[in-house]
Context: one part of a larger RNA
RNA sequence: CUGCGCGCUCGUGGUGUUGGUUGGCGGACUUUCCAUUCGACCCGUCUUGAAACACGGACCAAGGAGUCUAACAUGUGUGCGAGUCAGCGGGUUUGAAAACCUGCGAGGCGCAAGGAAGCUGACGGGCGAGAUCCCCUCUCUUGGGGGGGUGCAUCAUCGACCGACAUUGAGCUUAUGCGAAGGGUUCGAGUGCGAGCACACCUGUUGGGACCCGAAAGAUGGUGAACUAUGCCUGAGCAGGGCGAAGCCAGAGGAAACUCUGGUGGAGGCUCGUAGCAAUACUGAUGUGCAAAUCGUUCAUCUGACUUGGGUAUAGGGGCGAAAGACUAAUCGAACCAUCUAGUAGCUGGUUUCCUCCGAAGUUUCCCUCAGGAUAGUUGGAGCUCACGCGCGAGUUUUAUCGGGUAAAGCAAAUGAUUAGAGGCAUCAGGGGCGUAACGCCCUCGACCUAUUCUCAACUUUAAAUAGGUAAGAGGGUGCGGCUGCUCCAUUGAGCCGCGCCAUGGAAUCGAGAGCUCCAAGUGGGCCAUUUUAGGUAAGCAGAACUGGCGAUGCGGGAUGAACCGAAAGUCGAGUUACGGUGUCGAAUUGCACGCUAACCUAGAUCCCAUAAAGGGUGUUGAUUGAUUAAGACCGCAGGACGGUGGUCAUGGAAGUCGAAAUCCGCUAAGGAGUGUGUAACAACUCACCUGGCGAAUCAACUAGCCCCGAAAAUGGAUGGCGCUGAAGCGCGCAACCUAUACUCGACCGUCGGAGCAAUUGCCUGGCUCCGAUGAGUAGGAGGACGCGGGGGUCGUUGAGAAACCUCGGGCGUGAGCUUGGGUGGAUCGGCCCCCGGUGCAGAUCUUGGU
Numbered sequence: 001c002u003g004c005g006c007g008c009u010c011g012u013g014g015u016g017u018u019g020g021u022u023g024g025c026g027g028a029c030u031u032u033c034c035a036u037u038c039g040a041c042c043c044g045u046c047u048u049g050a051a052a053c054a055c056g057g058a059c060c061a062a063g064g065a066g067u068c069u070a071a072c073a074u075g076u077g078u079g080c081g082a083g084u085c086a087g088c089g090g091g092u093u094u095g096a097a098a099a100c101c102u103g104c105g106a107g108g109c110g111c112a113a114g115g116a117a118g119c120u121g122a123c124g125g126g127c128g129a130g131a132u133c134c135c136c137u138c139u140c141u142u143g144g145g146g147g148g149g150u151g152c153a154u155c156a157u158c159g160a161c162c163g164a165c166a167u168u169g170a171g172c173u174u175a176u177g178c179g180a181a182g183g184g185u186u187c188g189a190g191u192g193c194g195a196g197c198a199c200a201c202c203u204g205u206u207g208g209g210a211c212c213c214g215a216a217a218g219a220u221g222g223u224g225a226a227c228u229a230u231g232c233c234u235g236a237g238c239a240g241g242g243c244g245a246a247g248c249c250a251g252a253g254g255a256a257a258c259u260c261u262g263g264u265g266g267a268g269g270c271u272c273g274u275a276g277c278a279a280u281a282c283u284g285a286u287g288u289g290c291a292a293a294u295c296g297u298u299c300a301u302c303u304g305a306c307u308u309g310g311g312u313a314u315a316g317g318g319g320c321g322a323a324a325g326a327c328u329a330a331u332c333g334a335a336c337c338a339u340c341u342a343g344u345a346g347c348u349g350g351u352u353u354c355c356u357c358c359g360a361a362g363u364u365u366c367c368c369u370c371a372g373g374a375u376a377g378u379u380g381g382a383g384c385u386c387a388c389g390c391g392c393g394a395g396u397u398u399u400a401u402c403g404g405g406u407a408a409a410g411c412a413a414a415u416g417a418u419u420a421g422a423g424g425c426a427u428c429a430g431g432g433g434c435g436u437a438a439c440g441c442c443c444u445c446g447a448c449c450u451a452u453u454c455u456c457a458a459c460u461u462u463a464a465a466u467a468g469g470u471a472a473g474a475g476g477g478u479g480c481g482g483c484u485g486c487u488c489c490a491u492u493g494a495g496c497c498g499c500g501c502c503a504u505g506g507a508a509u510c511g512a513g514a515g516c517u518c519c520a521a522g523u524g525g526g527c528c529a530u531u532u533u534a535g536g537u538a539a540g541c542a543g544a545a546c547u548g549g550c551g552a553u554g555c556g557g558g559a560u561g562a563a564c565c566g567a568a569a570g571u572c573g574a575g576u577u578a579c580g581g582u583g584u585c586g587a588a589u590u591g592c593a594c595g596c597u598a599a600c601c602u603a604g605a606u607c608c609c610a611u612a613a614a615g616g617g618u619g620u621u622g623a624u625u626g627a628u629u630a631a632g633a634c635c636g637c638a639g640g641a642c643g644g645u646g647g648u649c650a651u652g653g654a655a656g657u658c659g660a661a662a663u664c665c666g667c668u669a670a671g672g673a674g675u676g677u678g679u680a681a682c683a684a685c686u687c688a689c690c691u692g693g694c695g696a697a698u699c700a701a702c703u704a705g706c707c708c709c710g711a712a713a714a715u716g717g718a719u720g721g722c723g724c725u726g727a728a729g730c731g732c733g734c735a736a737c738c739u740a741u742a743c744u745c746g747a748c749c750g751u752c753g754g755a756g757c758a759a760u761u762g763c764c765u766g767g768c769u770c771c772g773a774u775g776a777g778u779a780g781g782a783g784g785a786c787g788c789g790g791g792g793g794u795c796g797u798u799g800a801g802a803a804a805c806c807u808c809g810g811g812c813g814u815g816a817g818c819u820u821g822g823g824u825g826g827a828u829c830g831g832c833c834c835c836c837g838g839u840g841c842a843g844a845u846c847u848u849g850g851u
Stems, first nucleotide, its partner, number of pairs: 042057004058851006066351001068208006075201006083109003088103005113120002125158002128155002133149006160191002162188003165184001167182001171178002211350002214347001218340006229314009240272003243268001247264007276301001281297002284295002316332001318328002353785006363376001365374003377523002379520008392511003396508002398472005408462001409460002415457003420452001422450003427447002430444005476502009486493001526550004531545003535541001555566003570748007580738003583722003589735001591734002594731003604724001615709003619706004624701005637692004642666003648660002672687001676685002749775009786840001788837009804824004809820004
């Protein structure tokens, strides 16, 4: 100096592992907004039942309804305890209080009851079941088994005592009372070695305005006649015409009475009609009007019971009324105002945050009870006593036993009803025959008797099913001995007591343990279905019974739907099914087979269930029975269909055929004294019947499937729609597939039950860990929480921005809600532990304000 090896240190690179950071991509969960698909009827309320053509509800803000008090009841908690308690007195302190200390225990409640009252007035117990504790023993020594003792609370039972009520009554005595011993199938809210008092709270009841709002009414005291009703007093007002009463004048007539004619005159609840007053019709206009009664046209009256001003009188069970219950200040079949008064309402409406657990009733009895209460039932809560044991229990079965008189059955069984023949000795009634006649004989028809036969009952010998009661053991069985005033002729029976013996613990199955006490809510309108059932012609009618449902309940299916079918539900994931489906709407076979069906007013198509009948069909397909047929049937074609004889009667006539009775014979292959057409009567045709030809099945009755007729209604219409015909219809069979919050498995949350965990000093037993079961819910109950205002204690926030408000932001909680980011804002506010309450809104034709 170089190389190699080893060790140490440092650096670089690679690989691997682990951790951190960042980026990209993907997935899951939660949440907001938008869009799409599917599902989806509007809340509250009364109701059996509401989306309802049942009622309340335009929208928003604020207010808005079980409160307080007295008494009582149960429960819980705290203090003292045979006692307990100041609201009283005194003192300390202070602001006059509150609070604290102390005293007497007057008083309350409790410590004694019973009796109408006078009044009298509770000594200790026995037996059984029993928690606990103690002793002995066995060995599987878990709080084990067996035996013995102690026996709490409580329960059952027997006796005793007190009072009341009846009864007995020795003895004493003032002659009126006291009253020992005794017994009672009577009554008591009694005793039997005490449990209460005070305070607080929850729940409930009652009285109070009594959860809130709401009458029609009732009472008391006042104010009104400016509206209007009527009377009285005192004033005012009422064109122009018409008719023309009495009275008067003139003329004429007349003997006169008087009459007539023409005027004058101007009466009248007379007339036309203006003002006025009123208000008939258009049922006109208007009808958020000009108007809480008006306007237009029309119409009534207009010298009088007229219209009207002012004054005055009459006042609420009162007035006034030419009377309408009209009017009495926009109010009248009893005015208005105030008060009693927050009147009462078994009636209507409303009744305010969350979560968890349990969870009804519409039935019994009573009520001047039927829209309501009380009572029992049903339900919740608070507990208490026992139990881990072959003990206890049961919407079950079995065995044993008991009660019954329905269904059925029976009437040749009783009672009652009832059809039909048959046979009858005797007896009775009717008819007839032989007899003079006979209780003489014979025949006949009934009653009646006998054995049968038909049909019934609320009748019954018999007699279910279902349902109901009791029992299935130690508190039992059995033996012996005693007691008794009960019972018996009786040591007979019954009851009780004592001592022995008997353990295979005396059916099955199932079980989430069983039993007991107290308090209290809601309910007391129900409805539906299968089956049974009484009323009714029937009913989506009314009334019962058993069971199951709806009510109180969502989910899948039935197109739709309180109750039908399936199946009951914490929050999710995966798988499998039920009912029902699988052409398409629509997830899933236009699957595999076998039959049926052709349906032009209008084929059919799925429990409840949304209709169709009697009756009919030679549409078609099966079944049954009886016939015919190779000795040739049936159908169609062809031939024959005769003679006695025009049968007898009847008829105007009747020859097979208007009608009546009868219905033979011959020849035949066959032909009826005739199945129809026909004739005045014949004739003629035809049928039954026979034959030829044909060559294989045919006919009748009855029955059942599908189909058809029967089958007519008012907006256009419903197997759910489309549509479907070798079905996508009807019947039957076999597969595959679809899907519910049901079933199975897994995870998490809550509830309930069970088991285990400590002493090492950080905290958490009001805790932690593990296992199992379970989760629907109206009225209602209970538990645990959230939010609001105020007070006490403690710890904190805030001009470096409190509260409050806004917000497509984030986080936590099952939820009521809490927290945080951002924005506005500009001065206080919050957490935790307690206490107090005028504490939570969507509804009340709610109140006020706003839109």
Model confidence (mean pLDDT): 81 of 100. The part of an RNA shown here (large-subunit ribosomal RNA, domain II) has 851 nucleotides and comes from Pinus taeda. It matches the Rfam family "Eukaryotic large subunit ribosomal RNA". Rfam links the family to the GO terms ribosome and structural constituent of ribosome. The RNAcentral record of the full RNA draws on SILVA.